[in-house]
RNA sequence: AUGCCAAACUUGUUGUGAAACAAGGACGGAAAGCCAUGGGUCUUGCUGUGUUAAGAUUGCCAGGUUGCCAAA
Numbered sequence: 001a002u003g004c005c006a007a008a009c010u011u012g013u014u015g016u017g018a019a020a021c022a023a024g025g026a027c028g029g030a031a032a033g034c035c036a037u038g039g040g041u042c043u044u045g046c047u048g049u050g051u052u053a054a055g056a057u058u059g060c061c062a063g064g065u066u067g068c069c070a071a072a
Stems, first nucleotide, its partner, number of pairs: 004029002009024006027059001033065003037062003040057006046050001
């Protein structure tokens, strides 16, 4: 619930990048609220190619935590 969030895509800005933010836009969502904790995926770096370092993603899955409406 006459409520909430907002994929792809477009424009602008930031970043080497994965991506993020804002506006537009709706494919979807009942935790698509929050937490990078475990796994996955992705990016960047390297005398080193890894049981590696630094990052991104919670709208990939799991876990933790809080929680709205209706029905029963």
The RNA shown here (c-di-GMP-I riboswitch aptamer) has 72 nucleotides and comes from uncultured Sulfurovum sp.
Of the family's consensus pairs, 95% are formed in the model.
Taxonomically the source falls in Sulfurovum (Bacteria, Pseudomonadati, Epsilonproteobacteria, Campylobacterales).